[in-house]
Notes
A computed fold for a 73-nucleotide RNA from a bacterium, annotated as transfer RNA. Its Rfam family is "tRNA". It is annotated as a transfer RNA. Its family is annotated with triplet codon-amino acid adaptor activity in the Gene Ontology. Model confidence (mean pLDDT): 83 of 100.
RNA sequence: GGGCGUAUAGCUCAGUUGGGAGAGCGCCGGCAUCGCAAGCCGGAGGCCCCGGGUUCAAGUCCCGGUACGUCCA
Repeated sequence: GGGCGUAUAGCUCAGUUGGGAGAGCGCCGGCAUCGCAAGCCGGAGGCCCCGGGUUCAAGUCCCGGUACGUCCA
């Protein structure tokens, strides 16, 4: 330098007709316990990597860029 892949909650990741932003763990509160852990119930937490474009509508499609992974040179 080129090809391919990845980027969504604090962490690990889902998200297919383009229309609801989600799960597990973690965190906070409650229940329960002599107390703790486990368990049960509830809650907070989001620039869907960045900038454009298409569309009534974009996490999702198109273009450019950035970061990381991998292969080739």